[in-house]
Molecule: transfer RNA
Organism: Rhodococcus antarcticus
């Protein structure tokens, strides 16, 4: 240079073109003499960036960044 395969909460990852979600973490409550655990309940997202298509886009199309492989 090309080819592909990711990118979404702090991590780790889900999402048939119709309300962005789980788990683990984190806060608070209950439980304990205290902590863990458990169990209830919060908090936390410009969905990598721009544009395009659509009534509507994380999802489709293009381009550009960034990160892994492959081939030269």
């Nucleotide at each position: 240079g090309g080819g592909c395969g990711c990118g979404u909460a702090g991590c780790u990852c889900a999402g048939c073109g119709g309300u962005a979600g789980a788990g683990c973490a984190c806060c608070u409550g209950u439980c304990u003499u205290a902590c863990a655990c458990a169990c209830a309940g919060g908090c936390g997202g410009u969905c990598g960036c721009a544009g395009g298509u659509u009534c509507g886009a994380g999802a489709c199309c293009u381009g550009c960044c960034g990160c892994g492989c492959c081939c030269a």